[in-house]
RNA sequence: GGGCUGGUAGUUCAGCGGUAGAAUGCCUGCUCGGCAUGUAGGAGGCCGCGAGUUCGAAUCUCGCCCAGUCCA
Repeated sequence: GGGCUGGUAGUUCAGCGGUAGAAUGCCUGCUCGGCAUGUAGGAGGCCGCGAGUUCGAAUCUCGCCCAGUCCA
C1' cells in the first nucleotide's frame, strides 16, 4: 500500500429500510434478624465520524478514523 471482518448501554452481544433489545453490571422497593440469593421496578444509547439515496437509514452507497486478520 491492497483485500476481508468488525465498531450499537459501564461490559459482552443481538437487531438484514418503519418507535434500538437481551444478558450482566448499576440504583430503588420487597423478601431476610442482617448479608447473599430470589423477586418487582428504574436509570443509562442522538448506533465510530461526515456526506449521499429514500417518505423513512443502526441497516443501502461513498469518503475518513480505529481494531483484528490475510496478501505484498